This is a predicted structure of a 498-nucleotide part of an RNA (small-subunit ribosomal RNA, 5' domain) from Sequoia sempervirens. Rfam family: Bacterial small subunit ribosomal RNA. Gene Ontology terms of the family: ribosome and structural constituent of ribosome. The source organism's lineage runs through Eukaryota, Acrogymnospermae, Pinidae, Cupressaceae and Sequoia.
Context: one part of a larger RNA
RNA sequence: GGAUGAACGUUGGCGACAUGCUUAACACAUGCAAGUUGGAUGGGAAGUGGUUUCUAGUGGCAGACGGGUGAGUAAUGCAUAGGAACCUACCCUUGGAAGGGGAACAACAGUUGGAAAUAGUUGCUAAUAUCCCAUAGAUUUAGUACCUUUAUGAGGUAGGCUGAGGAGCAAAAGGGAGGAAUCCACCCAAGGAGGGGCUCAUGUCUGAUUAGCUAGUUGGUGAGGCAAUGACUUACCAAGGCUCCAAUCAGUAGUUGGUCUGAGAGGAUGAUUAGCCACACUAGGACUGAGACACGGCCCAAACUCCUAUGAGAGGCAGUAGUGAGGAAUUUUCUGCAAUGGGUGAAAGCCUGACAGAGCAAUGCCACAUGAAGGAAGAAGGCUCACGGGUCGUAAACUUCUUUUCUUAGAGAAGAAUAAAUGAUGGUAUUUGAGGAAUAAGCAUCGGCUAACUCUGUGCCAGUAGUCAUGGAAAAAUAGAGGAUGCAAACAUUAUCU
Numbered sequence: 001g002g003a004u005g006a007a008c009g010u011u012g013g014c015g016a017c018a019u020g021c022u023u024a025a026c027a028c029a030u031g032c033a034a035g036u037u038g039g040a041u042g043g044g045a046a047g048u049g050g051u052u053u054c055u056a057g058u059g060g061c062a063g064a065c066g067g068g069u070g071a072g073u074a075a076u077g078c079a080u081a082g083g084a085a086c087c088u089a090c091c092c093u094u095g096g097a098a099g100g101g102g103a104a105c106a107a108c109a110g111u112u113g114g115a116a117a118u119a120g121u122u123g124c125u126a127a128u129a130u131c132c133c134a135u136a137g138a139u140u141u142a143g144u145a146c147c148u149u150u151a152u153g154a155g156g157u158a159g160g161c162u163g164a165g166g167a168g169c170a171a172a173a174g175g176g177a178g179g180a181a182u183c184c185a186c187c188c189a190a191g192g193a194g195g196g197g198c199u200c201a202u203g204u205c206u207g208a209u210u211a212g213c214u215a216g217u218u219g220g221u222g223a224g225g226c227a228a229u230g231a232c233u234u235a236c237c238a239a240g241g242c243u244c245c246a247a248u249c250a251g252u253a254g255u256u257g258g259u260c261u262g263a264g265a266g267g268a269u270g271a272u273u274a275g276c277c278a279c280a281c282u283a284g285g286a287c288u289g290a291g292a293c294a295c296g297g298c299c300c301a302a303a304c305u306c307c308u309a310u311g312a313g314a315g316g317c318a319g320u321a322g323u324g325a326g327g328a329a330u331u332u333u334c335u336g337c338a339a340u341g342g343g344u345g346a347a348a349g350c351c352u353g354a355c356a357g358a359g360c361a362a363u364g365c366c367a368c369a370u371g372a373a374g375g376a377a378g379a380a381g382g383c384u385c386a387c388g389g390g391u392c393g394u395a396a397a398c399u400u401c402u403u404u405u406c407u408u409a410g411a412g413a414a415g416a417a418u419a420a421a422u423g424a425u426g427g428u429a430u431u432u433g434a435g436g437a438a439u440a441a442g443c444a445u446c447g448g449c450u451a452a453c454u455c456u457g458u459g460c461c462a463g464u465a466g467u468c469a470u471g472g473a474a475a476a477a478u479a480g481a482g483g484a485u486g487c488a489a490a491c492a493u494u495a496u497c498u
Stems, first nucleotide, its partner, number of pairs: 001498004006494002009491002013368001015366001017364002019361002021326001026324003030321003035061003040058002043055004068279003077204004082199002086196003091192006099133004108123006140164005145157005175184003205251003212242003217239008254276004258269004282301001284299002304315003332358001334357003340354001341352004371401004381392004406435006415425001442487005447468003453482005463470002
């Protein structure tokens, strides 16, 4: 000199765009943040007498996305480049199928326990909920034809052709809408896209005042398990495996694209934004499901808070606002689904603190303004002086002009994709007229480094200071004043990196 998610002091006009708990992964009052479907379904309620609307329950899809945080993690992570033994809801393509039956459970009605949360029992009932039977091909295996080849083997051929076997496995009596055409759902198989799981190599901070570490440990065989490979698990066998190319241990830490600096090599860093990972009060566990070992799901244990009729219960802001605490320090308990995107639905639509916006903060960067031209040998006043003057200073006054801004009165968007309708933002941006220089400058410094000097007070005192240093009676270094210099809606200081 450059930089910052900064803070503090003095000062402060306006706009565009960004950014805003770096500390206690501390505790949280209150509201909202994940629903939707009556065109799957039996009831119920309201109104009506053609039927319409609403809905607790059963069922479906979605709550594994989106949003937050960085505690843990030094490698089950991440980055780059590969691999083979895998899975995949919704979506797309192709081919095929949808035959026949059954039994329940909620809701509801009755009843019982409980303060409540909620639990038990008897009876009835529907379905795209659920069960059984049939059919199907894929798969496995044998024989055989042809082709390729690294040739006693392996691979391929519209899974070549023919045959065989057995275990398990489909569907919604074609379900919903419609007058119908048809549309939407459902089942099987193959392929695709996108997504995910696994594995290998290389790279990835500090310490040797950490030198040895390891017993499912390292490998083999059999078995189990998994979507899949594998000590992943288990029985037996062998004694291996890692390590000065730094194992193990300890400390610190999410990681990358990037960001800051630097001519570069490097050094530092990982806020916002994008990808990956991990976590969801603490520790553990599974259930459901295509997908979770699941932030606003379940179970158990611990701590804490609330409630209680003392028997028992409820909760989890590292979602968005907001509160307390901590701290030098970080915002509104705002508006809207108009746009983009997501969930669901046949659709209209509904939901969406994602998101779009507004509010607050000079926190940053950029832009604009605080007037322009003329105006005296130069007012008054201040400071200074050798008392002649010098300086503040064309600065002011005064004259003429302008109106960016400002005030006020009108007009008034784009972003909307469409045939039409639909704008939170917002009466905003923008624009027209009127008014009047009107509403708008500070901060630090002035001994050298370093641009800028005098007077007065003080008298090694009070004080200054980044450093050298200064101050003891003429202090350009302290304090005040006048003047000057630098930067400017900022300017100094502090902290940190380079």